[in-house]
Molecule: transfer RNA
Organism: Microcaldota archaeon
RNA sequence: GGGGGAGUAGCUUAGUCUGGUGGAGCAUUCGGCUGAUAACCGAACGGUCGAGAGUUCAAAUCUCUCCUCCCCCA
Numbered sequence: 001g002g003g004g005g006a007g008u009a010g011c012u013u014a015g016u017c018u019g020g021u022g023g024a025g026c027a028u029u030c031g032g033c034u035g036a037u038a039a040c041c042g043a044a045c046g047g048u049c050g051a052g053a054g055u056u057c058a059a060a061u062c063u064c065u066c067c068u069c070c071c072c073c074a
Base pairs, nucleotide, nucleotide: 001073002072003071004070005069006068007067010026011025012024013023020057028044029043030042031041032040050066051065052064053063054062
């Protein structure tokens, strides 16, 4: 230099193909259960979806540029 992949909650991730309310598990907090703790059960909290721009009534999703990381080729 060329090609490909990944980036979403504190952590691990689904959703992207086919645009239409961003979910789950763990963690945290509260409650239930227990003699008590753990486990288990219920609830709450937590997301400018890597950054910016464009398209659109509407973008995590489509397009463009950039940033970070990984792999392959040279």